[in-house]
RNA sequence: AGAACGAACGCUGGCGGUGCGUCUUAAGCAUGCAAGUCGAACGAUAUCGACCCUUCGGGGUUGUGAAAGUGGCGAACGGGUGAGUAACACGUAGGUGAUCUACCUUGGGAUUGGGAAUAGCCCAUGGAAACAUGGAGUAAUACCGAAUACGUUCUCGUCUCUGUGGAGACGGGAAGAAAGGCGCGUGUGCGCCGUCCCGAGAUGAGCCUGCGGCGUAUUAGCUUGUUGGUGAGGUAAAGGCUCACCAAGGCGAUGAUACGUAGCCGGCCUGAGAGGGUGAUCGGCCACACUGGGACUGAGAUACGGCCCAGACUCCUACGGGAGGCAGCAGCUAAGAAUCUUCCGCAAUGGACGAAAGUCUGACGGAGCGACACCGCGUGGGUGAAGAAUGCCUGAUGGUUGUAAAGCCCUUUUUGUGCUGAGGAAUAAGGCGGGCAGGAAAUGGUCUGCCGAUGACGGUAAGCACAGAAUAAGCCCCGGCAAAUUACGUGCCAGCAGCCGCGGUAAUACGUAUGGGGCGAGCGUUGUUCGGAUUUAUUGGGCGUAAAGGGCGCGUAGGUGGUCAUAUAAGCUUGGUGUGAAAUACCGCAGCUCAACUGCGGAACUGCGCUGAGAACUGUAUGACUUGAGUUCCGGAGAGGAGGCUGGAAUUCCGGGUGUAGGGGUGAAAUCUGUAGAUAUCCGGAAGAACACCAGAGGCGAAGGCGAGCUUCUGGCCGAGAACUGACACUGAGGCGCGAAAGCGUGGGUAGCGAACAGGAUUAGAUACCCUGGUAGUCCACGCCGUAAACGAUGUGCACUAGGUGUUGGACCAACAGUGUUCAGUGCCAAAGCUAACGCAUUAAGUGCACCGCCUGGGGAGUAUGCCCGCAAGGGUGAAACUCAAAGGAAUUGACGGGGGCCCGCACAAGCAGUGGAGCAUGUGGUUUAAUUCGAUGAUACGCGAGGAAUCUUACCAGGGUUUGACAUAUACUGGAAGUCGUCUGAAAGGGCGACGCUCUUUGAGCCGGUGUACAGGUGCUGCAUGGUUGUCGUCAGCUCGUGCCGUGAGGUGUUGGGUUAAGUCCCGCAACGAGCGCAACCCCUAUUGUCUGUUGCCAACAUUUCGGAUGGGGACUCGGACGGAACUGCCGGUGACAAACCGGAGGAAGGCGGGGAUGAGGUCAAAUCAUCAUGGCCCUUAUGCCCUGGGCUACACACGUGCUACAAUGGUCGGUACAGAGCGAUGCGAAACCGCGAGGUGGGGCAAAUCGCAGAAAGCCGAUCUCAGUCCGGAUUGGAGUCUGAAACUCGACUCUAUGAAGUUGGAAUUGCUAGUAAUCGCGCAUCAGCAUGACGCGGUGAAUACGUUCUCGGGCCUUGUACACACCGCCCGUCACACCACCCGAGUUGGGGAUACCCGAAGUCGUUUAUCCAACCGUUCGCGGAGGAUGGCGCCGAAGGUAUGUUUGGCAAGGGGGGUG
Repeated sequence: AGAACGAACGCUGGCGGUGCGUCUUAAGCAUGCAAGUCGAACGAUAUCGACCCUUCGGGGUUGUGAAAGUGGCGAACGGGUGAGUAACACGUAGGUGAUCUACCUUGGGAUUGGGAAUAGCCCAUGGAAACAUGGAGUAAUACCGAAUACGUUCUCGUCUCUGUGGAGACGGGAAGAAAGGCGCGUGUGCGCCGUCCCGAGAUGAGCCUGCGGCGUAUUAGCUUGUUGGUGAGGUAAAGGCUCACCAAGGCGAUGAUACGUAGCCGGCCUGAGAGGGUGAUCGGCCACACUGGGACUGAGAUACGGCCCAGACUCCUACGGGAGGCAGCAGCUAAGAAUCUUCCGCAAUGGACGAAAGUCUGACGGAGCGACACCGCGUGGGUGAAGAAUGCCUGAUGGUUGUAAAGCCCUUUUUGUGCUGAGGAAUAAGGCGGGCAGGAAAUGGUCUGCCGAUGACGGUAAGCACAGAAUAAGCCCCGGCAAAUUACGUGCCAGCAGCCGCGGUAAUACGUAUGGGGCGAGCGUUGUUCGGAUUUAUUGGGCGUAAAGGGCGCGUAGGUGGUCAUAUAAGCUUGGUGUGAAAUACCGCAGCUCAACUGCGGAACUGCGCUGAGAACUGUAUGACUUGAGUUCCGGAGAGGAGGCUGGAAUUCCGGGUGUAGGGGUGAAAUCUGUAGAUAUCCGGAAGAACACCAGAGGCGAAGGCGAGCUUCUGGCCGAGAACUGACACUGAGGCGCGAAAGCGUGGGUAGCGAACAGGAUUAGAUACCCUGGUAGUCCACGCCGUAAACGAUGUGCACUAGGUGUUGGACCAACAGUGUUCAGUGCCAAAGCUAACGCAUUAAGUGCACCGCCUGGGGAGUAUGCCCGCAAGGGUGAAACUCAAAGGAAUUGACGGGGGCCCGCACAAGCAGUGGAGCAUGUGGUUUAAUUCGAUGAUACGCGAGGAAUCUUACCAGGGUUUGACAUAUACUGGAAGUCGUCUGAAAGGGCGACGCUCUUUGAGCCGGUGUACAGGUGCUGCAUGGUUGUCGUCAGCUCGUGCCGUGAGGUGUUGGGUUAAGUCCCGCAACGAGCGCAACCCCUAUUGUCUGUUGCCAACAUUUCGGAUGGGGACUCGGACGGAACUGCCGGUGACAAACCGGAGGAAGGCGGGGAUGAGGUCAAAUCAUCAUGGCCCUUAUGCCCUGGGCUACACACGUGCUACAAUGGUCGGUACAGAGCGAUGCGAAACCGCGAGGUGGGGCAAAUCGCAGAAAGCCGAUCUCAGUCCGGAUUGGAGUCUGAAACUCGACUCUAUGAAGUUGGAAUUGCUAGUAAUCGCGCAUCAGCAUGACGCGGUGAAUACGUUCUCGGGCCUUGUACACACCGCCCGUCACACCACCCGAGUUGGGGAUACCCGAAGUCGUUUAUCCAACCGUUCGCGGAGGAUGGCGCCGAAGGUAUGUUUGGCAAGGGGGGUG
């Protein structure tokens, strides 16, 4: 990812059907309605009508009969809500021998005869009202006696069955009833409805019981009517339900009590199921009715629309008093994210009353509102390519939107209008008939046929006609999970986000658009539940290292338990049966056009009860057994434990002797100790603690732990075989005991060691590591503590499952004395198996069984709080808020290490010459400036881009100009050839004027100018968008692939190992075998040589000669060119493994890569460059483009890099004199000769160059001089005078001459290059270039020193190891402090709630009592009254609310304090 919802919110919204709709404060309520009915129970009557009478006031009769009253029934149903309740409240199964039941059904019996009142009404009285009081008088199916009693109840007696106060039969005694009304007939009745007693049924209810369903043990003890008994009271009924007395019980770890939460169930949601969540609507039960208490009436209530009392609140009032209870239907207020009309009707269904008509019914039937949910329908169908237009994208061609639209042809569900129009209605009263029973008959009863009134919804459903595509589409998403993309905007902003994470200028992730995906009258979001989650694991998990084995034992409860037999039947299996309501869910069928919805049938409801059968297994009972377990006897080993005694070595101290200057200690020192005699050494003595060697991966113990010897007491273990007991066993929550070190208490002891402390060192500091001292302690006795990485990080017991090899303690064998067998320990290696891997592997982490303990993301935190333990320190038990998207394990590849091993490099070392000091040159930083253009900036920038800035270059600055442009292409119009020259202005560019000139293939073309449009242009930005190029590690030896093999995998192997090499070079070995890019070689230069070729080169021999290879000539030599040879560890000896290779040697020009160059693997540094070039995107477009003049890039308190020249005698100066190589030359190199001190000038022979020129090489060598000094060193700086280039040397060139003559006397810390033709030193050439070289690139001349070696520094390679690193040690990361925010703990106190106990007060009311007052029925009566009984009042028990006090529990607020989390 899914499913669901009584939902809410956002956007949107056509219709219909069926459902549902205050989940929040059991908060408060205006108004109306929601329970009445019966005149066939009763009396009286208003009103109205008729008739009669009248004194005109009215009265009578009769009909009608409101409102009210008496009386009956109902109001205990129906409807609402879920506050309380953890309870027999609910569910399920039972019991009631312990009960009641109005109306209803059925059966039996009866309904006789009297009496006394009282409402209403009338007359008065009080009151605002509500209402109340008095008098007179009246009726009943109201009330009260009496009679009778089929049943019934009580009691006595007998008997039967049975399950206890049960049922039944018989006999005796006692007690208890009633009401009439209506109708019909006529005769003394009949019918109907009622009334009373009794039995049965049905229905409903009460009570009791088994079982079941919840959180906390940081709630462990609770209970006095409590538990039981006897008796009494009370109830419909059992019962401490209540009371008196007696006994002292009852409940609880299988969780009592307390606290918190909650109505329960059928069901509903989810799930494969088991489960988990839930308890709206519908149905069953319970509880409640403003809050608390109470009874009355009644069949039934402790009563939602009744009563009494108390309390809170609201309302009325005349202030004296009264009234009220929407958790009924509507509706209102507040609350809230949120939940409807003050509708219609009793037509249907159901209910109350009534004989019935009927009345009542906010139950109910309907309509209204709400997309709240489910279901259905529609918003059109066909055709239609010019693939229209628009939009979007684009590589500019196209693609896409898209048959989509338009257009054409249809249809009319829906919609609008009109017309028609079901079904829901069955029948009642009544009418007409028929049958049956009974009767004398009738009304009537009963069964039945045909008629027969009534419709809220509503003119509804449906049908027909007409009109017209007409009235009807949105929402979310498009980075991955997860279906679906592009462009623009934005630029860590705005925003998104379920998780991972997007956004810092190219965002498929933000916003918009286009396109697409999904669903569709809805779509998303939020919330909640289940699922996925085997992530609490019964199904179905784990505990060596990830969280998790208790420190160890003994043992209680509990759990589990060997073999055989018999019995039993609790568990178990199986059959029957009762129940498991209906609805729901499932299957089938059916009705609404389908579906949702509804109806019918079936199966199911996995449960519980009753009952029959079975006996394998478990349990139980009995009996037996020996193998589990144990006992005795015989041997054995041992640091097992406790006590006592003894011993030697060492250490320190004390005394004495010898002896002299140190000792001690450390990386090095110092504190310390010693001439007052130490250390050393010898003798003697004292003290305490620990026991060398033996000693072992060895032994013992449950663990902690145990180590000199002897001895006493004592526990356990092992072996062998006999006998005995007979399951006595295993595990073990609580409990009890043991339990290292440190620590604590009391008393001893104290040699050594040694926290704290002191001093000395080290260090930035050093509250440490090191040193010198040293107190507690360490030791002993007694008592606490109870924890450890108490570890094998591995609970205990039993059984099974290949082996090999050590070791400890026993036993066996008489010959296979062995590599033997066996038991008990203790180690290592390894098979199967297991494991995430590492690993474990008969001593399991394998395979099973039994029991216990423990775990459930990291942090907060083993903290807070409560409780328990402790003298204390502290220990045990042990959270939450909040916060994070991880924390963690094992293994892999890298990187790293002040880890290890091996190896290399001018890396160090050994040397030589430098830099760093001076002056100057050059680059950079900085500063300055109008500008000092830009870039490079650790190694890998800094004589770098730049191989050459006076203008140009030039990108910078100032100023002056210009706008299709300095440059390209195209096009329209227009003018003119192009161009050349002159002149004015100006700094120039530019601008003005004038003159000359005029092409070809001729509607036009070429060229140039002007106007206009497209466009040009940019050294503007981004090197972190890029290509290309380059630097660096590094010319380091590495980097990979295919197949195979190993591993769950990352990955490994190959590439590691043994040798060797400059090298992953080669050889050998090897689960690897091969291969690629690198190495090497192939290429170039150089060293040697051969062949060919000889001019401009060469000259040995010959000839000539001006004596110069100059000439003839020659190819021998040098040299040039081309092509070859040669070097390969090939040969010898040694080493090595018989290899590769190395060492030495021979030969050779060259020897082990001969020397040098070119050549740079895969990668690293977001390394450098957008200013070489190219290029995406962005930006400028009368300017960030272009032209010009001048300036700047050349500045200068300073700092750094790279160089040059020096500081001198290995030198300077002067004179003489040798020997190169490689280059360059036509806008060029420029000879000879001449001029100038010189730079240079004049000159121009020769030369496109092996021919001519640049061109004298210099150091060197031979002489001379200087003689150690700021110099005859050094040359900076500056004056003067010049030369050359150039349009032009002021800013700002190079060079020459002359004069000047600075710093500098070898350079601090530090640092660079170089291993041989190298360093050092010497000059020469070339590129750039008009000119400018100390730089760069090349060339040759002269020409060293040193390398023991790899410890150290730097860099690198391979192997290995550790890792908490992976941006990879420039990593990661800990704590305090500061600041902000958040939740929490403690907290002086303060303020609420709950519940408890004691006492006070004590309403209403039941019950009890009563010497007070009153009273119709019944009894008695002398008629006065009395009795029985009742009412009121008084008193008493109980008793709600309230009050006082105490302690308890749980919240809010809180100064201050504390730690924690995040940033």
A computed fold for a 1463-nucleotide RNA from uncultured spirochete, annotated as small-subunit ribosomal RNA. Its mean pLDDT, the model's own confidence on a scale to 100, is 83.